[in-house]
Context: one part of a larger RNA
Molecule: small-subunit ribosomal RNA, central domain
Organism: uncultured bacterium
RNA sequence: UUGGGUUUAAAGGGUGCGUAGGCGGGCCCACAGGCCGUCGGUAAAAUCGCGGGGCUCAACCCCGCGGGGCCGACGGAACCGGGGGCCUUGAGUGGACGAGAGGCAUGCGGAAUGCGCAGUGUAGCGGUGAAAUGCAUAGAUAUCGCGCAGAACGCCGAUUGCGAAGGCAGCAUGCCGGCGUCCUACUGACGCUGAAGCACAAAAGCGUGGGGAUCGAACAGGAUUAGAUACCCUGGUAGUCCACGCGGUAAACGAUGAACACUAGGUGUCCGGGGCGAAUGAGUCCUGGGUGCCACAGCGAAAGCGUUAAGUGUUCCACCUGGGGAGUACGCCGGCAACGGUGAAACUC
Numbered sequence: 001u002u003g004g005g006u007u008u009a010a011a012g013g014g015u016g017c018g019u020a021g022g023c024g025g026g027c028c029c030a031c032a033g034g035c036c037g038u039c040g041g042u043a044a045a046a047u048c049g050c051g052g053g054g055c056u057c058a059a060c061c062c063c064g065c066g067g068g069g070c071c072g073a074c075g076g077a078a079c080c081g082g083g084g085g086c087c088u089u090g091a092g093u094g095g096a097c098g099a100g101a102g103g104c105a106u107g108c109g110g111a112a113u114g115c116g117c118a119g120u121g122u123a124g125c126g127g128u129g130a131a132a133u134g135c136a137u138a139g140a141u142a143u144c145g146c147g148c149a150g151a152a153c154g155c156c157g158a159u160u161g162c163g164a165a166g167g168c169a170g171c172a173u174g175c176c177g178g179c180g181u182c183c184u185a186c187u188g189a190c191g192c193u194g195a196a197g198c199a200c201a202a203a204a205g206c207g208u209g210g211g212g213a214u215c216g217a218a219c220a221g222g223a224u225u226a227g228a229u230a231c232c233c234u235g236g237u238a239g240u241c242c243a244c245g246c247g248g249u250a251a252a253c254g255a256u257g258a259a260c261a262c263u264a265g266g267u268g269u270c271c272g273g274g275g276c277g278a279a280u281g282a283g284u285c286c287u288g289g290g291u292g293c294c295a296c297a298g299c300g301a302a303a304g305c306g307u308u309a310a311g312u313g314u315u316c317c318a319c320c321u322g323g324g325g326a327g328u329a330c331g332c333c334g335g336c337a338a339c340g341g342u343g344a345a346a347c348u349c
Stems, first nucleotide, its partner, number of pairs: 004320003007303002012317001014200004021193003025087005031081001033080002035076008048066007090190001091187003094183005102176007109153001113149005119143002124135002161168002205246006215239001219235004257316006265294012298305002322349003331342004
């Protein structure tokens, strides 16, 4: 490479946008590059295949025939392709509605926590399996009043919703993005995928400045224990928060790439549209989109999946090829660093 694969055995890129490339809806017309046919040329010999022959056989040797590829001529026109014309179902636009923790910015709120000041009040508080360290007569804990600070938003809340993913939750306002339904007015294949590339990307981490209530790596002490560099307790620095910049990883998971089409149903729920019903309600039927559960066929090694496929097919990308060595070494690229990306071999089982 071929073949076979990628939920859990090795294997889906963290996610998107998108360049090249690959692939691409219906009808008509002609073209003839691909494609197909006929004929011709060329394709050295040997080798190879088939038929026959010669060495007593064979190996070996000899004779005949055969094959593709390339070039040219003529012809064909279904398919691929390029060209012209048309179409509306794919895609997009417009109009009318709708839901949402989608993003960014600003302002505001209450509870809790800690701290400060003041009052009441007195001997304990705290913590645990039990304790101790710790705090407290210089008046703690508790309780009440006032104030300050930072961070997070209980109930609603869900088996919910939104977002490409990461992720997103108090309230209000402004700005911005995506999505769905209905109408079917417009464009007329404008599409799908996507190596590179670019952008985004939890937590921890890094740089500068700020902030610092809580929690809390490191660290200290108290316990436990044979020991206890832990689990438990008392403290506690970085960090946790903000601004700007960097970094670019994850069990970045549905461990399941994207798109389109097709293939029994049942049941819940969220957001729309329509009919019946009371013009609006409960309900019920139909219909579109999402999100769950159960299950037929089918698939699967099984667990299970099952119109949200892991079924049946098509297109494009990514990835796998025994375990260890190793996501290591070396080189290169990126980074302030930490480290990241790419990524072997010897050897060994």